[in-house]
RNA sequence: AAACAAGAAGCUCGUAGUGAAAGUCCGAUGAUAGCAAUAUCUGAAGUCCGGAUCUUUGAGCGACGAAUUUGUUUAGUGGCAAACGAGUCAGUAACGCCUUGGAACCUGCCCCGAAGACGGAAAUAAUUCGCCGAAAGGCGAACUAAUGUCCGAUAGUCUCGCAAGAGUAACGGGAACCCGCAAGGGAACCGCUUCGGGAGGGGCCUAGGUCCGAUCAGCUAGUUGGUAGGGUAACGGCCUACCAAGGCUAUGACCGGUAGGGGGCCCGAGAGGGUGUUCCCCGACGAUGCAACUGAGACACGGUGCAUACUCCUACGGGAGGCAGCAGUCGAGAAUAUUCGACAAUGGGCGAAAGCCUGAUCGAGCGACGCCGCGUGCAGGAAGAAGGCCUUCGGGUCGUAAACUGCGGUAGCAGGGGAAGAACUUCGGUGACGGUACCCUGCGGAAAGAGGCGGGUAACUACGUGCCAGCACCAGCGGUAAUACGUAGACCUCGAGCGUUAUCCGGAUUUAUUGGGCGUAAAGCGUGUGUAGGAGGUUCGGGAAGUCUGAUGUCAAAUCUCAGGGCCUAACCCUGAGGCCGCAUUGGAUACUGCCGGACUAGAGGAUGUGAGAGGUUGAUGGAACGCACGGUGUAGGGGUGACAUCCGUUGAUAUCGUGCGGAACACCAAAGGCGAAGGCAGUCAACUGGAACAUUCCUGACUCUGAGACACGAAAGCGUGGGGAGCAAAAAGGAUUAGAUACCCUUGUAGUCCACGCCGUAAACGAUGCCUGCUGGCUGUUUCGAGUAUCGACCCUCGGAGUGGCGAAGCUAACGCGUUAAGCAGGCCGCCUGGGAAGUACGAGCGCAAGCUUAAAACUCAAAGGAAUAGACGGGGACUCGCACAAGCGGUGGAGCAUGAGGUUUAAUUCGAUGUUGAGCGAGGAACCUUACCAGGGCUUGAAAUUCUACUGAAGACAGUGGGAAACCAUUGUCGUCUCUCAAGGACAGUAGAACAGGUGCUGCAUGGUUGUCGUCAGCUCGUGUCUUGAGAUGUUCCCUUCAGUGGGGUAACGAGCGCAACCCCUACCCAAUGUUAUAUGUGUCAUUGGGAACUGCCGAGCUAAGCUCGGAGGAAGGCGGGGAUGACGUCAAAUCCGCAUGGCCCUCUGAUGCCCUGGGCCACACUCAUGCUACAAUGGGCGGUACAAUGGGUUGCCAAGCCGUAAGGCGGAGCUAAUCCCAUCAAAACCGUCCCCAGUUCGGAUUGAGGGCUGCAACUCGCCCUCAUGAAGCCGGAAUCGCUAGUAAUCGCGGAUCAGCCUCGCCGCGGUGAAUACGUUCUCGAGUCCUGUACUCACCGCCCGUCAAGCCAAGGGAGCCGGGAAUAGAUGAAGUUCGCUUCGGCGGAUCAGUCUAAGUUCGGUGACAUGGGCUAAGUCGUAACAAGGCACGCGUAGCGGAAGCUGUGCGUG
Repeated sequence: AAACAAGAAGCUCGUAGUGAAAGUCCGAUGAUAGCAAUAUCUGAAGUCCGGAUCUUUGAGCGACGAAUUUGUUUAGUGGCAAACGAGUCAGUAACGCCUUGGAACCUGCCCCGAAGACGGAAAUAAUUCGCCGAAAGGCGAACUAAUGUCCGAUAGUCUCGCAAGAGUAACGGGAACCCGCAAGGGAACCGCUUCGGGAGGGGCCUAGGUCCGAUCAGCUAGUUGGUAGGGUAACGGCCUACCAAGGCUAUGACCGGUAGGGGGCCCGAGAGGGUGUUCCCCGACGAUGCAACUGAGACACGGUGCAUACUCCUACGGGAGGCAGCAGUCGAGAAUAUUCGACAAUGGGCGAAAGCCUGAUCGAGCGACGCCGCGUGCAGGAAGAAGGCCUUCGGGUCGUAAACUGCGGUAGCAGGGGAAGAACUUCGGUGACGGUACCCUGCGGAAAGAGGCGGGUAACUACGUGCCAGCACCAGCGGUAAUACGUAGACCUCGAGCGUUAUCCGGAUUUAUUGGGCGUAAAGCGUGUGUAGGAGGUUCGGGAAGUCUGAUGUCAAAUCUCAGGGCCUAACCCUGAGGCCGCAUUGGAUACUGCCGGACUAGAGGAUGUGAGAGGUUGAUGGAACGCACGGUGUAGGGGUGACAUCCGUUGAUAUCGUGCGGAACACCAAAGGCGAAGGCAGUCAACUGGAACAUUCCUGACUCUGAGACACGAAAGCGUGGGGAGCAAAAAGGAUUAGAUACCCUUGUAGUCCACGCCGUAAACGAUGCCUGCUGGCUGUUUCGAGUAUCGACCCUCGGAGUGGCGAAGCUAACGCGUUAAGCAGGCCGCCUGGGAAGUACGAGCGCAAGCUUAAAACUCAAAGGAAUAGACGGGGACUCGCACAAGCGGUGGAGCAUGAGGUUUAAUUCGAUGUUGAGCGAGGAACCUUACCAGGGCUUGAAAUUCUACUGAAGACAGUGGGAAACCAUUGUCGUCUCUCAAGGACAGUAGAACAGGUGCUGCAUGGUUGUCGUCAGCUCGUGUCUUGAGAUGUUCCCUUCAGUGGGGUAACGAGCGCAACCCCUACCCAAUGUUAUAUGUGUCAUUGGGAACUGCCGAGCUAAGCUCGGAGGAAGGCGGGGAUGACGUCAAAUCCGCAUGGCCCUCUGAUGCCCUGGGCCACACUCAUGCUACAAUGGGCGGUACAAUGGGUUGCCAAGCCGUAAGGCGGAGCUAAUCCCAUCAAAACCGUCCCCAGUUCGGAUUGAGGGCUGCAACUCGCCCUCAUGAAGCCGGAAUCGCUAGUAAUCGCGGAUCAGCCUCGCCGCGGUGAAUACGUUCUCGAGUCCUGUACUCACCGCCCGUCAAGCCAAGGGAGCCGGGAAUAGAUGAAGUUCGCUUCGGCGGAUCAGUCUAAGUUCGGUGACAUGGGCUAAGUCGUAACAAGGCACGCGUAGCGGAAGCUGUGCGUG
């Protein structure tokens, strides 16, 4: 603003229609159980009565033959039928079929009506005779009949003709009844002829409908129409002659492929999709092709002729045949039945009828093939039997299931009874099914399987197996504990069935009309102009095509729905109603659309005026820069790079000045700015020219929108011809880099880039967003035009348009985001999409000089490909922060010798484990035997140790032996010894034998518990409630400040909380108190023990303040966490350990060991390599002498004093000590003082070796430690690289302890003494934390991933050719038949035509040497292209080049 109180929109309610899935309600009907009544209906066997029939008896007839009559059988003549019924679906994309209309036709049998049926004649089958042929069959002569055939008559109705007129037909049969003696006549009945009409049937025409392919776009010569004629039952190019040049096609002609159509059937809520078996209607076909004859009807399934293919017979001359009828055989195949009965019923043909024919039909047989119904029992029955399976060994489960008891009696068997279907008839009779269904009686438990059990999907355990065998619809399962394989048990689902496979529909709104989409997932043509087509403003009138409505006809029956009924029920069947969504005719309505006519101005266009603009084309012109040439000045470098080099330069470069020439591009202005349809367009000026905007509201009067084809334009690269060429620069060359470097970097450099003309026609041609119109809150920039106010004028301000940006309401979107410039709400039109790859490829076609472009598949292969967002992880991405991380320092390791450990090697064995950080002086904090797990040899087998049982013997036990042996062990002797008790017997214990069992440092740390390492003492990891998001998830936990700290504060859709941090605990530094043994000569309290206090940024000053931090100060033993320890969040590494211990499973054990014992050996080997240490290389030192000061600890199978001996290790000795008392231990060493050494392989260094000793121990050979004397190696400070440490720390010095008989201890764990240097700082290395960002990673960058090459397999395209099929053209030949002509009547010729042959092509397949690309395949080769800034940002188009990914040039995109 429009509309609106004559009641808007929203919301709500009512009514009506339709109504998927899931649900709810009702209850037709069904099932089960029960009560009441006997009105009605049905009614077995049997009995009684009546009737019919049959049998018996009787009467009657009676050999054989002839004639006649009648009948039967058979062949023939004649008539009718055989064109129906039955089968099949090859062909057919068509008037074939379906629906609806129509006019130019025919019709046997049947019905109705009218009329008629007279008189003659000649043949020919059969039959007889003769002949030919193998046969099939045929020929000649003679005779004969008819409702057979012919001639004549009649003809109103019929045909021709204007009329007159002309023409055209027939057949009889008849036993019954009547008349008659009879002959014979008549009648019923059945037929015959002509005409007209009907019913039913058939032929023809017409409108609409009826599959796929455009990689089939042009087709057509009787073709389209006309005239005349022929032909037909009939119209018509149906055929012929002539004339005209038409006809069909994008609403898909023509061509190719496929296919019988419909009623219907299956699925679906419907729309629709699929299909056309059985039943019904129509069509077509009958071995293949052609053809006619007969007939009412055929171009004929069980007729004919010919040709072809095939089969059969043959005397080789010639003949025969057509199961897609019912059975049946063969073949093919995964696969489909009986050579059955009957015409009883229904129906058909013939006949007057009886009847005959009927594999139509009715029935039976076979088949779980389908639908339906029924059964395999019902009730009771717990010691919950046996058995199976599982088990935690208690039990559970199969399971009331079974057994057992009682009852019932479906299917079955036997016996008895026994239909309907059935009407017809000559009155005799007649039912295939069938003695079937059904009824009654009796007997009798003989009858259950299949699939599944991880999820989707209902249902679980055990064993076996061990990525094997196997499963699998999808994802997937199986590598020693498989609910997924196989078996068993349990269970689940369905049940005479259950599964598998194939196919169709549904689910799939996944081709979307109902009912989808196109910014980024697949998808907007690069852009415009415009044809056909589609859509279209306001108003009046007309007509009524669409539309709505009434009626009529039709839409066969069956099927479908509803109601009722019949088979015991159901399936099935019957009756009625509805429906069959369609078409046609006719009557009416006129809102909307269309059509016709008139009018209008809001759409559109024009006119006038104004200003803006890199819009286009052509010409002219300007300055800067650059390069070159010449000249001047000037001298040794320049250039280039990460750093070099190639390159230029003493023939003078670079630098600088001047002059000239040349080509290309236009700084500043310049902007999110402007113009154009897009591509695109930029110095300045001029000429020509296109479009848009605003204002005026003058004109036309819907002239509009879109737009398949078509046409035009279309960056860069590229192509052709001719110019031009300064700079840049594909290719090329050289230099670097590199493992290589066909690249990135550098120096050169040609096409090209520029101009003119002509091609090409593609880009990430992008806003990844088609064009047009209308509607739906805003805020804020900017370009341009206008109006208002105001001013002298301009600016500012307000308002209206058109463009171009940003942010955002509603709404939309999967999200991201879009949001009046829509991706919102609607309308119109066009284009495009339908899983990924193969592939924008092949083939075909069009265009192009070429490069190539446009159009555009399939086989095959995968179960994904993809979008947006989320959490992580990662980045040769960014920001901030921390750590002995770097830096600054000090001292080491790596070089030497030795020690120890590890790898490797060796060995009978060198036991095992640990393997980057997080293994390697680690398990081991003590390997000579033992340990010990390893090896060799010897020995034992209920065992070295444990529990229980049985039998026997002996108490147990103690002591002493003997033999063998290396010992273990084997064999064996003697003495003593007596619990309850009289013996017997028993108890504890021991031995032997036996039975259960023991035992295992055997395997699996990827079956486990427990424990431990590491990130890391890093500051993180989470939860509840709330909120946001469709969701994953987020928020909190981010941000700012601060901290060692997710420590604290501020802010905040969050508010709180938990595990971590910190604190609480221990040691230590200071003080106090109490207790004081062993300290001390005593007093005491240095000291020890115990318990307290003390430190909190508490106080002051300054800075910024919210927290807090920083600086300075006071006090204090200590000052900002005082120092140290214990303490290790959620988790990571299938990290380590089955050899500490425990433990599931497996394995070894009466076959003597993988168990147990013993002796000896090994773990100690030694060409080498690595790791951790010690001692050194010396003077800050070494030797000698003197002198001083600790702390922690340990000690009775122990520490061991004093004293003595020995050079010493040590020995003798024995005091003291169960420890603040004694001892180790005077406790130390470095240090300090004095002296010697004087820079050297030494008075450094001490390895190695010899000799002699000591100690422990059963035993020091392999293989211990120590002492003394002698010997005196390497080594003179250590390459690349690398480690530790920030204060009582590093460095350096000694002391103690655990283990332990002893010790390989230089290790480990502790203790004290002396006692530094340095930190500017966070750029870099490593690690960690927080936030942002990118991602194609998520086993998480040790990720992912691309291409060539090599190997195997698969499908496809090309291909010299070879082979075959289809359709058509031209020519040749041409059967039968038809037709025409001729004829000597025997035939001959012409036309047409099936078939066959030839020729040149076309199309579709098969095969094919060979070469090509593609796909797939656990572990092949080369590189590293992409994903992070992917280490040169990536991509698109194009061009060149390169083993390959790819690189480079040029323009474009940001994904």

A computed fold for a 1455-nucleotide RNA from Candidatus Liptonbacteria bacterium RIFCSPHIGHO2_12_FULL_60_13, annotated as small-subunit ribosomal RNA. RNAcentral records the identical sequence in 2 taxa. Its mean pLDDT, the model's own confidence on a scale to 100, is 81. The RNAcentral record of the sequence draws on SILVA. It matches the Rfam family "Bacterial small subunit ribosomal RNA". Taxonomically the source falls in Candidatus Liptoniibacteriota (Bacteria, Bacteria candidate phyla).